[in-house]
Context: one part of a larger RNA
RNA sequence: CUGGGCUUAAAGCGCGUGUAGGCGGCCUCGUAAGUGCCUUGUGAAAUCCCCCGGCUCACCCGGGGAACGGCUUGGCAUACUGCGGGGCUUGAGGCAGGUAGGGGUCACUGGAACUCUAGGUGGAGCGGUGAAAUGCGUAGAUAUCUAGAGGAACGCCCGGGGCGAAAGCGGGUGACUGGGCCUGUCCUGACGCUGAGACGCGAAAGCGUGGGGAGCAAACGGGAUUAGAUACCCCGGUAGUCCACGCCCUAAACGAUGCGCACUAGACUCGAGCAACUCUGACGUUGAUCGGGUCGAAGCAAAAGUGUUAAGUGCGCCGCCUGGGGAGUACGGCCGCAAGGCUAAAACUC
Numbered sequence: 001c002u003g004g005g006c007u008u009a010a011a012g013c014g015c016g017u018g019u020a021g022g023c024g025g026c027c028u029c030g031u032a033a034g035u036g037c038c039u040u041g042u043g044a045a046a047u048c049c050c051c052c053g054g055c056u057c058a059c060c061c062g063g064g065g066a067a068c069g070g071c072u073u074g075g076c077a078u079a080c081u082g083c084g085g086g087g088c089u090u091g092a093g094g095c096a097g098g099u100a101g102g103g104g105u106c107a108c109u110g111g112a113a114c115u116c117u118a119g120g121u122g123g124a125g126c127g128g129u130g131a132a133a134u135g136c137g138u139a140g141a142u143a144u145c146u147a148g149a150g151g152a153a154c155g156c157c158c159g160g161g162g163c164g165a166a167a168g169c170g171g172g173u174g175a176c177u178g179g180g181c182c183u184g185u186c187c188u189g190a191c192g193c194u195g196a197g198a199c200g201c202g203a204a205a206g207c208g209u210g211g212g213g214a215g216c217a218a219a220c221g222g223g224a225u226u227a228g229a230u231a232c233c234c235c236g237g238u239a240g241u242c243c244a245c246g247c248c249c250u251a252a253a254c255g256a257u258g259c260g261c262a263c264u265a266g267a268c269u270c271g272a273g274c275a276a277c278u279c280u281g282a283c284g285u286u287g288a289u290c291g292g293g294u295c296g297a298a299g300c301a302a303a304a305g306u307g308u309u310a311a312g313u314g315c316g317c318c319g320c321c322u323g324g325g326g327a328g329u330a331c332g333g334c335c336g337c338a339a340g341g342c343u344a345a346a347a348c349u350c
Base pairs, nucleotide, nucleotide: 004321005320006319007304008303012318014201015200016199017198021194022193023192025088026087027086028085029084030083031082033081034080035077036076037075038074041071042070049065050064051063052062053061054060091191092188093187094186095184096183097182098181099180103177104176105175106174107173108172109171110154114150115149116148117147118146119145120144121143125136126135162169163168206247207246208245209244210243211242215241216240220236221235222234223233258317259316260315261314262313263312276294277293278292279291299306300305323350324349325348332343333342334341335340
């Protein structure tokens, strides 16, 4: 490189927007670049292959042919591809009317619980465990009542339920704002799909500056346990967890499954190729559309399983894999304040 692959064996980029590129709906006209046929010139000789011949054979040599899988001249053809023109509406988008939703940002706000502060009642314990102890408490704790302060999270509703591209999103109200779905079929007329680079988003932890700090809690201290106990259990407790702005860019970022399209409304048959139940929204003709699940036909699969939400049958485009260890490491480069991230070997070894 080819071939073969990527749910679980190595392998789908964490997710999106989109540049170049690749690929591209129906009808028609032109062109003839690709394409096909004929043809011109060339493709030195030798070599390779075939035939014939010469050394007694062979090696070798001579003659002829073919080939040199290519480039090129002229002509013809026009199905497909390309290019140019015209037209179309089913792809895509727009418009109008509906509709569900923890989709996003900001502001305001509510109650329960918790801790703290002040006061009242009360008077010896509380707390914690397997059992204890450290700890708290006569300077009045725990318990209970009243008032106040503060921060964080939003019980029930709440679900194989909803929304979002993913990360993710859950008290209430308002403002601003993104997307989806359904109906109408009024408009544009292929405006599409994918997407190397690029750009944006990206849980948690972590970093910078400033704020905040109730609870929880790495580190740390103490008490236990134990042979030891740098742990598991207990008492404390600082970063952090929270907010604003700026970084970091990782994950079992998982459906371990890239994105898009097609596979005829129903019945029968053919065929590679659909039926049942169910949740939600909309239309309403009670049968279709979109989304979320379960079981399963055929098929696929090494099997587990998957099965119109494919891992089936096909097409387009991208990413990735190529024995285990060394190693997602070294070196170099790029990025980062750092932590580190991205890219990414080899020796050697089995």
A computed fold for a 350-nucleotide part of an RNA from a Planctomycetaceae bacterium, annotated as small-subunit ribosomal RNA, central domain. RNAcentral holds the full RNA, with entries from SILVA. Taxonomically the source falls in Planctomycetaceae (Bacteria, Pseudomonadati, Planctomycetota, Planctomycetales).